[in-house]
RNA sequence: GUCUCAUGCAGAGUGGCUGAGGGCACUGGCCCCGCGACGCCACGGCAACCGGUUGAAGUUUCGAUUUCAAUGCAGGUGCCAAUUCCAGCUCGAAUCGGGUGAUUCGGGAAAAAUGAGAA
Numbered sequence: 001g002u003c004u005c006a007u008g009c010a011g012a013g014u015g016g017c018u019g020a021g022g023g024c025a026c027u028g029g030c031c032c033c034g035c036g037a038c039g040c041c042a043c044g045g046c047a048a049c050c051g052g053u054u055g056a057a058g059u060u061u062c063g064a065u066u067u068c069a070a071u072g073c074a075g076g077u078g079c080c081a082a083u084u085c086c087a088g089c090u091c092g093a094a095u096c097g098g099g100u101g102a103u104u105c106g107g108g109a110a111a112a113a114u115g116a117g118a119a
Stems, first nucleotide, its partner, number of pairs: 002118006013043005021032003026088004044080003049076002051073001052071008084111001089108008
């Protein structure tokens, strides 16, 4: 890098360094930023995907194993502005309009991201 599955309107800071852009493809919006954003470092925190621990139920060759729940537990990750900041594709509803369409709301999908697994 590819494939499969799962998740997302919640949550989470101080200090130091740096010095101009940033919001993880693009476009259109909107927002953050010299009252120092983004990035890096230190400490801290959030979460609950994998793991650990405990409990319950089932299976068992009594070694274990499957499912569920609880628990941050010096573990592995991830994250700590705004819904994945919003939208783009599609379906439905309502309104406007002579019409092409436009706006608002609600679903679905796609894409990206994160985790786990596989070859």